RNA sequence: UUGUUAUCAAGAAAGACCGAGGGACAGGCCCGAUGAAGUCUUGACAACCACUCCAAUGAAAAUUGGGGCAGGUGCCAAAUCCUGCUCUAUCCGCAACCGGAUGGAGAUAGAUAAGUA
Numbered sequence: 001u002u003g004u005u006a007u008c009a010a011g012a013a014a015g016a017c018c019g020a021g022g023g024a025c026a027g028g029c030c031c032g033a034u035g036a037a038g039u040c041u042u043g044a045c046a047a048c049c050a051c052u053c054c055a056a057u058g059a060a061a062a063u064u065g066g067g068g069c070a071g072g073u074g075c076c077a078a079a080u081c082c083u084g085c086u087c088u089a090u091c092c093g094c095a096a097c098c099g100g101a102u103g104g105a106g107a108u109a110g111a112u113a114a115g116u117a
Base pairs, nucleotide, nucleotide: 001117004114005113006112007111008110013042014041015040016039017038021031022030023029025084026083027082028081043076045074047073048072049071051068052067053066054065055064056063057062080109085106086105087104088103089102090101091100092099093098
């Protein structure tokens, strides 16, 4: 990097250095000199994996559910910040095409984990 599966309305910041950007992309809307991004230290959180305990099922292997832990990965503004493409419900405008507002379902994209090439 490719493709697969699962999840994405939960959770969690202080200090030091530095100094203007950041929230993937576009639009919007936000965050930011009361200090962005980045680096370091310490800490926190607990999603997946690992480990561990309990319960249920099972002949067993194991599966499912729950608790613990914090070793690996991750993560610590806002729902993945919101919307984006398709379908659809209600309402409004319009002669109609269609447009707008508020919802719902799905897809795409993105992020993370696990394992694959």
SAM riboswitch aptamer (S box leader) from a Bacteroidota bacterium, 117 nucleotides, folded computationally. The coordinates come from a structure-prediction model, not an experiment, and the mean pLDDT is 84. Lineage of the source: Bacteria > Pseudomonadati > Bacteroidota.